[in-house]
RNA sequence: AAAGGCAAACUCAUCGAAAGAUGGGGACGCAAAAUCAUGGACCUAAAUCCGCAAGGAUAUGGUUGCCAGAUUGCCGAA
Numbered sequence: 001a002a003a004g005g006c007a008a009a010c011u012c013a014u015c016g017a018a019a020g021a022u023g024g025g026g027a028c029g030c031a032a033a034a035u036c037a038u039g040g041a042c043c044u045a046a047a048u049c050c051g052c053a054a055g056g057a058u059a060u061g062g063u064u065g066c067c068a069g070a071u072u073g074c075c076g077a078a
Base pairs, nucleotide, nucleotide: 005030006029010025011024012023013022014021015020028065034071035070036069038068039067040066041063042062043061048057049056050055
């Protein structure tokens, strides 16, 4: 190059305590922006604990489009 793929922000609906997730719209971008919470990092704090209170601690909850790792994958000019 060709064929395609995914879909940020925002928005609507739903779920959730929240972070966030799912579906529709929408495209900022992505050669793995495909899959896996395995290591790290980060986000939230319902419940629990501490506190007179204000608040604080904490993941069993999350983020793979935060980094790494693992697994898989399209094309083939160079």